This is a predicted structure of a 481-nucleotide part of an RNA (small-subunit ribosomal RNA, 5' domain) from an uncultured marine bacterium. The RNAcentral record of the full RNA draws on Greengenes. Rfam family: Bacterial small subunit ribosomal RNA. Rfam links the family to the GO terms ribosome and structural constituent of ribosome.
Context: one part of a larger RNA
């Protein structure tokens, strides 16, 4: 965060699966980069031939796939787990860090390959397989450097080009931004859980790791923790902050905003500055799903949305115009982050449903001691006014960047026209507790939050008249101070 039940006029500004971390059709949510690369083919463009159809050859380059670089560990979502250096606060080190700053130095010589293509081949697909050819900022080799390792000889060891404004590559320092590890102290409940541990505690020692350590190993010694509550067991995401409350407390963590931690269950590692990786990979379990039965292929706790649970929770929207990430020299391309719009009176907070006259106190209701009394200036009439409301005309600012770009949106706003028009209800009325009578009913029906009302005059049940609260809401459930 609420629901239900009556009942509903507007606007503004937040909010919305709390329950099955159940299953999930469909679409979308991470791509860029031709100024790293090589290849192909469309339009055009140029030369040649042409049977005027066209056709070769060259250029070219949206656009394809592919090598290749970066991102794809951010955003976005969830609270299952976890009682623990998870989290918050304070300190500390044995540590690593892509892009980006900032300094210094460098950017020699060479070389084989492979993908895409091409021929051939397998298979239901998925997806392979074999022979040929070919590029780079892709790979490898030599030299060499303030680098590293070493007491010291000495080992060991780097680079890459595009384009013509530049933008890069490689090694060292520093710095920043980030990230890991270590400690002190706090951080639910149960003793009808009292003993708990053997890699357990501790050495010196190899290994591993970006780095300390039982972090792992062998070997050595027998500790280590515990009523200041260990083990154990059950609850739990923490916290900033929210609600309460003079305070202290208490209770609670939805939205927002930092941190954890998890990605259909369990496991594991590749890759890389960073992951043991929600839209990456292996294996294993369930579960659907296609198969030609040989075998593939999946994973909404992203956004929408089904189904199912459930007392309950929204559209399979628009837009990349802003802000903000990615990639790119740039144009630009991507973005369900984001910006809007739609649903819900689910919350706050503002405005309307008319103003002023109007007494014969009309009808009508109710009640009545039949005189009357209440509704009640309320209506009916007259004046007026137009927030709303319809229908018209004009229109933004959000745009940063003299030009150009607005999803929202012809929306907010403004002027004009018409016309009291389009617009009140829900609870209660014995006392707590504001508000009273008439009829029905007869311990029945039935009320009820507590006392407690009904068994014939009920202000407590039901009607009906009248009054009281609040009001686009009202009640009632539930839950916190």
């Nucleotide at each position: 965060g609420a629901a239900c039940g009556c009942u509903g006029g507007c606007a503004g500004c937040g909010u919305g699966c709390a329950u099955a971390a159940c299953a999930c059709a469909u679409g979308c949510a991470a791509g860029u980069c031709g100024a790293a690369c090589g290849c192909g083919a469309a339009a055009g463009g140029a030369u040649c031939c042409u049977u005027u159809g066209g056709g070769a050859u060259u250029u070219g380059g949206a656009c394809g796939a592919g090598u290749g670089g970066c991102g794809a560990a951010c955003g976005g979502g969830u609270g299952a787990g976890g009682a623990a250096c998870a989290c918050g606060u304070a300190a500390g080190a044995a540590u690593c860090u892509a892009c980006c700053u900032u300094u210094c130095g460098g950017u020699u010589g060479g070389g084989g390959a492979u993908a895409a293509c091409u021929u051939c081949u397998g298979g239901a697909a998925a997806c392979g397989g074999a022979a040929g050819c070919u590029a780079a900022u892709a790979c490898c080799c030599a030299a060499u450097a303030u680098g590293c390792u070493g007491u010291g000889g000495a080992g060991u060891g780097a680079a890459a080009g595009a384009a013509u404004u530049u933008c890069g590559c490689c090694g060292a320092g520093a710095g920043a931004c980030g990230a890991u590890c270590u400690u002190g102290c706090g951080u639910c409940u149960g003793a009808u859980u009292a003993g708990c541990u053997u890699g357990u505690u501790g050495g010196g020692g190899u290994g591993g790791u970006a780095a300390u350590g039982g972090c792992a190993c062998a070997c050595c010694a027998a500790g280590g923790c515990g009523a200041c509550g260990a083990u154990c067991a059950g609850u739990a995401g923490c916290u900033g902050g929210u609600c309460u409350g003079a305070g202290a407390g208490g209770a609670u963590g939805g939205a927002c905003a930092g941190c954890c931690a998890c990605a259909u269950u369990g496991g594991g590692a590749c890759u890389g500055a960073g992951a043991c990786a929600c839209g990456g990979c292996c294996c294993a379990g369930a579960c659907g799903c296609c198969u030609a039965c040989g075998g593939g292929a999946g994973g909404c706790a992203g956004c929408a949305g089904u189904g199912g649970g459930g007392a309950a929770u929204u559209u399979u929207c628009c837009g990349c115009a802003a802000u903000g990430g990615g990639c790119g020299a740039a144009a630009g391309c991507c973005u369900g982050a984001c910006g809007g719009a739609g649903c819900a009176a689910u919350a706050c907070c503002g405005c309307g449903u008319g103003a002023g006259g109007g007494a014969u106190g009309a009808a009508g209701g109710a009640u009545u001691u039949u005189g009357g009394u209440c509704u009640g200036u309320a209506a009916a009439c007259c004046u007026c006014u137009u927030u709303u409301c319809u229908c018209a005309a004009g229109a933004a600012a959000g745009a940063a960047g003299u030009u150009c770009u607005g999803a929202c949106g012809g929306u907010a706003c403004u002027u004009g026209a018409g016309g009291a028009a389009u617009a009140a209800g829900c609870a209660c009325c014995g006392g707590c507790u504001a508000a009273c009578u008439c009829c029905g009913u007869g311990c029945c029906a039935g009320c009820a939050g507590c006392c407690g009302c009904g068994g014939u005059a009920a202000u407590a049940c039901g009607g009906g008249g009248g009054g009281u609260g609040c009001a686009a809401g009202c009640g009632u459930u539930a839950u916190c101070c």

The coordinates come from a structure-prediction model, not an experiment, and the mean pLDDT is 84.